[in-house]
RNA sequence: GGAGUCGGCCAGGCAGUCGCGUCAUUCCUAUGGAAUGCCGAGGAAAGUCCGGGCUCCACAGGGCACGGUGCCAGGUAACGCCUGGGCGGCGAGAGCCGACGGAAAGUGCAACAGAGAGAGACCGCCGAACGGCCUGGUGUUCGCAAGAGUGCUGGGUGCGUGGCAAGGGUGAAACGGUGCGGUAAGAGCGCACCGCGAGUCCGGCAACGGACCGGCACGGCAAACCCCACCGGGAGCAAGACCAAAUAGGGAGACGAUGCCGCGGCCCGCGGUGUCUCCGGGUAGGUCGCUUGAGCGGCGCAGUGAUGCGUCGCCUAGAGGAAUGACUGUCCACGACAGAACCCGGCUUAUCGGCCGGCUCCGCCU
Numbered sequence: 001g002g003a004g005u006c007g008g009c010c011a012g013g014c015a016g017u018c019g020c021g022u023c024a025u026u027c028c029u030a031u032g033g034a035a036u037g038c039c040g041a042g043g044a045a046a047g048u049c050c051g052g053g054c055u056c057c058a059c060a061g062g063g064c065a066c067g068g069u070g071c072c073a074g075g076u077a078a079c080g081c082c083u084g085g086g087c088g089g090c091g092a093g094a095g096c097c098g099a100c101g102g103a104a105a106g107u108g109c110a111a112c113a114g115a116g117a118g119a120g121a122c123c124g125c126c127g128a129a130c131g132g133c134c135u136g137g138u139g140u141u142c143g144c145a146a147g148a149g150u151g152c153u154g155g156g157u158g159c160g161u162g163g164c165a166a167g168g169g170u171g172a173a174a175c176g177g178u179g180c181g182g183u184a185a186g187a188g189c190g191c192a193c194c195g196c197g198a199g200u201c202c203g204g205c206a207a208c209g210g211a212c213c214g215g216c217a218c219g220g221c222a223a224a225c226c227c228c229a230c231c232g233g234g235a236g237c238a239a240g241a242c243c244a245a246a247u248a249g250g251g252a253g254a255c256g257a258u259g260c261c262g263c264g265g266c267c268c269g270c271g272g273u274g275u276c277u278c279c280g281g282g283u284a285g286g287u288c289g290c291u292u293g294a295g296c297g298g299c300g301c302a303g304u305g306a307u308g309c310g311u312c313g314c315c316u317a318g319a320g321g322a323a324u325g326a327c328u329g330u331c332c333a334c335g336a337c338a339g340a341a342c343c344c345g346g347c348u349u350a351u352c353g354g355c356c357g358g359c360u361c362c363g364c365c366u
Base pairs, nucleotide, nucleotide: 001362002361003360004359005358006357007356008355009354010353012331013330014329015328016327017326018325020040021039023037024036025035026034027033028032042337046348047347049346050345051344052343053342054236055235056234057233066232067231068230069229070228071085072084073083074082075081086100087098088097089096090095101227102226106225107224108221109220122168123167124164125163126162129161130160131159132157133156134155135154136153137152138151139150140149141148142147176194177193178192179191180190181189195216196214197213199212200211201210202209203208240288241287242286243285250279251278252277253276254275255274259273260272261271262270263269295314296313297312298311299310300309301308302307332335
């Protein structure tokens, strides 16, 4: 100097004019208006996908069912998040990515093809063993001979029984792989390396790793049921709480009387019936919930880190039809995605351009 990788930060600046909202103070012809002052969107305010606070409802305890999470350890209020580590994959490297528990509890699945999809033999290989057929040698018996019978032994064939699973073929996948030895041909049958292992020892809290040992049984799929471990009550700020005109029904008392009406006539008994006041109720409306909080910044300490603890400082939208804008000038690198509505921690997605730092690789110079 170039290429790359990881982390953090900024999100047009400045000036002027006009305007908008809450709040505070003051004034006014006062459910409103005016002036002055402070403050006034984001890194994602977004998607609403996880987790929590808060609120109301439900709830003795335990279990089942259902749902979620899923390598290990730690962090946290909690998490499906984060940090550190392990393993696997990618990359030359910094580094990046991973639904990454259990297939030796059980059940199940694998279309088509194929002999066989969990234990198989279609093509093929072999001729060791038994039998068959062909053929040679030799012994022996019979025969004058040709020849026939029988025994031993060798060769051939690969026909039957049989041995094998190396090679071919099928398939996404074929019963450890490659090589050497071995064999009738073969085969972990033997050996080396690789792989594998519910073996032993060592290291590590653990995931896991290393060494030795074992010839190898035990193929794949759990994003199939399932098993194991842990977690999970529901609804959400239109949650919900308070004040409270009106109104329905309700309660108490008074007026108001052994009144009137009904229970077939009478007595008892029971029920119903007017007005007013209060209680209560809760609609319209109003108030709260509402922003001081798992807050932000600096420093110190502990920790590899996430994070925690201590201390000092700061206050930073809170509306309720919903404010946060427009214009002009100027500068530059010419300005992206996008707008709070109870709050917070994450994840994901969108995003012009730029700054800072760690690290890696390549080239050159010293």
This is a predicted structure of a 366-nucleotide RNA (Bacterial RNase P class A) from Cognatilysobacter bugurensis.
It matches the Rfam family "Bacterial RNase P class A". Its family is annotated with ribonuclease P activity, tRNA processing and dimeric ribonuclease P complex in the Gene Ontology.
RNAcentral holds the sequence, with entries from Rfam.
The coordinates come from a structure-prediction model, not an experiment, and the mean pLDDT is 77.
Of the family's consensus pairs, 94% are formed in the model.